Small-subunit ribosomal RNA, 5' domain from a metagenome, 532 nucleotides, folded computationally. It matches the Rfam family "Bacterial small subunit ribosomal RNA". Its family is annotated with structural constituent of ribosome and ribosome in the Gene Ontology. The prediction has a mean pLDDT of 83. RNAcentral holds the full RNA, with entries from SILVA.
[in-house]
Context: one part of a larger RNA
RNA sequence: GGAUGAACGCUAGCUACAGGCUUAACACAUGCAAGUCGCGGGGUAACAUCUGGUAGAGCUUGCUCUUCCAGGAUGACGACCGGCGCACGGGUGAGUAACGCGUAUCCAACCUGGCCCAUACCACGGGAUAGCCCGUCGAAAGGCGGAUUAAUACCGUAUGCUGUCAUUAAGAUGCAUAUAUUGAUGACGAAAGGACUGGCGGUAUGGGAUGGGGAUGCGUCUGAUUAGCUUGUUGGCGGGGUAACGGCCCACCAAGGCGACGAUCAGUAGGGGUUCUGAGAGGAAGGUCCCCCACAUUGGUACUGAGACACGGACCAAACUCCUACGGGAGGCAGCAGUGAGGAAUAUUGGUCAAUGGCCGAGAGGCUGAACCAGCCAAGUCGCGUGAAGGAAGAAGGAUCUAUGGUUUGUAAACUUCUUUUAUAGGGGAAUAAAGUGGAGGACGUGUCCUUUUUUGUAUGUACCCUAUGAAUAAGCAUCGGCUAACUCCGUGCCAGCAGCCGCGGUAAUACGGAGGAUGCGAGCGUUAUCC
Numbered sequence: 001g002g003a004u005g006a007a008c009g010c011u012a013g014c015u016a017c018a019g020g021c022u023u024a025a026c027a028c029a030u031g032c033a034a035g036u037c038g039c040g041g042g043g044u045a046a047c048a049u050c051u052g053g054u055a056g057a058g059c060u061u062g063c064u065c066u067u068c069c070a071g072g073a074u075g076a077c078g079a080c081c082g083g084c085g086c087a088c089g090g091g092u093g094a095g096u097a098a099c100g101c102g103u104a105u106c107c108a109a110c111c112u113g114g115c116c117c118a119u120a121c122c123a124c125g126g127g128a129u130a131g132c133c134c135g136u137c138g139a140a141a142g143g144c145g146g147a148u149u150a151a152u153a154c155c156g157u158a159u160g161c162u163g164u165c166a167u168u169a170a171g172a173u174g175c176a177u178a179u180a181u182u183g184a185u186g187a188c189g190a191a192a193g194g195a196c197u198g199g200c201g202g203u204a205u206g207g208g209a210u211g212g213g214g215a216u217g218c219g220u221c222u223g224a225u226u227a228g229c230u231u232g233u234u235g236g237c238g239g240g241g242u243a244a245c246g247g248c249c250c251a252c253c254a255a256g257g258c259g260a261c262g263a264u265c266a267g268u269a270g271g272g273g274u275u276c277u278g279a280g281a282g283g284a285a286g287g288u289c290c291c292c293c294a295c296a297u298u299g300g301u302a303c304u305g306a307g308a309c310a311c312g313g314a315c316c317a318a319a320c321u322c323c324u325a326c327g328g329g330a331g332g333c334a335g336c337a338g339u340g341a342g343g344a345a346u347a348u349u350g351g352u353c354a355a356u357g358g359c360c361g362a363g364a365g366g367c368u369g370a371a372c373c374a375g376c377c378a379a380g381u382c383g384c385g386u387g388a389a390g391g392a393a394g395a396a397g398g399a400u401c402u403a404u405g406g407u408u409u410g411u412a413a414a415c416u417u418c419u420u421u422u423a424u425a426g427g428g429g430a431a432u433a434a435a436g437u438g439g440a441g442g443a444c445g446u447g448u449c450c451u452u453u454u455u456u457g458u459a460u461g462u463a464c465c466c467u468a469u470g471a472a473u474a475a476g477c478a479u480c481g482g483c484u485a486a487c488u489c490c491g492u493g494c495c496a497g498c499a500g501c502c503g504c505g506g507u508a509a510u511a512c513g514g515a516g517g518a519u520g521c522g523a524g525c526g527u528u529a530u531c532c
Stems, first nucleotide, its partner, number of pairs: 001532004006528005013384002016381002019377002021342001026340003030337003035084003040081002043077002047075003050071004055066005091295003100220008110212002115208008123157004133146005163188008172179002193200001221267003228258003233255004238250003270292004274285004297318005320331004348374001350373003356370001357368004387418004397409005423469006432459001435456002438453007476521005481502003487516005497504002
C1' cells in the first nucleotide's frame, strides 16, 4: 500500500447493486416450511343446489319468503382405504487426513421410479380389511372386541415373447476370468380399471436419456521430543450376502502385509471451482454463489421404497424439557421468522404464488418461508448532491507580526445574475405476460399446431416522466517533530499528558492541552484485529 462476512469512536443527504451469528453442532415459547388426486374406492361430517315433508308469515287462494326434518339425487368433500410425492428443494460444517475431494481412466463386476422410442398383451376367479355401526378400556396419548363393506389394495388360476434359469450346437470377438449373437429342448414368471368414445391408465420385454453405485493412477496440513504397526491382519480355496466386485461376512489352508520414499500414533481441518495479495514465482483464505461430501439432540438398528439406513418417518438406548388422575405419555428450529444464552458483533414472529421452478392432478386448480419482493443495518462497491458565474471597500470580526502600519482567514462573505440534480407539493404513469387458461375459427388429421378474442401483476400508483416553489433540505473526520503532505500563539512546567518507531514534557514545547491557520481524505474519516 492492498484486502475484510469485521468491531469500536466521531459524523451522516440520496439512488442502485451485492452482503449481514465468524462465538454455543447451546437451549428453544409461538406460527408457518409437503402435499395432492373424487377421471382409483366405500362413503357423506360440514357447505351449496335440488326434491319431498313440516310449522309460520305475506297474500294475487296457489304462488313467494322463512324455520325445522328427510333423501348421496347433484356440485363438492372432513376423516378413511388406495396411488404418486415426501430420498427433491431448504439448513449446517460437528465429524472426516479418507478414493472424502480434485483430476484422469476403467466396470467383460452394476442398478435406474418418472420421461422418450419400439413390440406384444390386459383372460377367468377368490378371500379379506380400513371407514361407517355396536360394545368396551384409559386422565390423556391411545387402544381392544364384534358385525358389515369397496377398490387401480391383496391373493389364486390361465395365456405368454425377445425375459430368467438349466442343457446343448455354431461361427465370431476380447489382455483375461469370458462376452455378445443366432438356433433347439425343458422349467419358471404378467396385468386394472375408471370415464363414456377424444383420450387416460395397467403388464411384459428391448433400447435411449438422466441419475446413481463401484475400482484404480496421481495430487491433497503439522509433529520423529510418535519407529515400529497389524490377527480378518495379508493371500488362497469354497460358500453366504449384495444391483454389483471385494475378508464385505463365514469355514478351512498358508504366514503373510505395511514402514525413514515416514507406517503407526498424536494434533489440526469438510474438499474443490474460486477469493485476497504479489511484477511473477509464491504466500494466505475457503463467508456469499456453484459442484461434491458429511450430518440432523447423542449413539445404534433396520423397515418401506426405483431410490433412504430417511432434518419436519419408525424402533431401541442415553441426556434434557414438558403433561399427568402417578398407572403412563409427549418432544427435537444445523428450514423461515422469532426468543433466551454466549459474544466486540450480525436483521422482520412482513407480502405474494404475479413471474421462475418443484410435487400432485386429464384439467381447472391445490400446496410451495424454494423463489420473487418488501422491511432493518454506511457493513461494502459504483454513482449523485450539499450550488454555479461574476464580485476588492481586499469590509467587519478572529488570529498574528518586524505593531500609528502590515500579514492571514480571503473571492471567502456581503452584493448581482443564473440553474433546480436533490428536496417539498401537484399531475401523468410503465416494462416485467413470454406463455397458459376459457370462448370462437382454421390447418393437418384426432391431439397437436396456427389465428383471433377474453382473463391473470405481489412488488406498485413503485420506477420513470412533466410542472410549480425556492439556494432553497444536506460536511465531516484525522493529522501538522522526523519517517509523512501540513506552523504559529497562548497555557502547562519530567506535572498533566503524548507515542506506530525514534522519542517529546524539568519556564521561550512547530511533539502535551486550547486557539487561529494549514494538509489529507471526504458521506465518510480515524482506531483496533487479521492476511499478503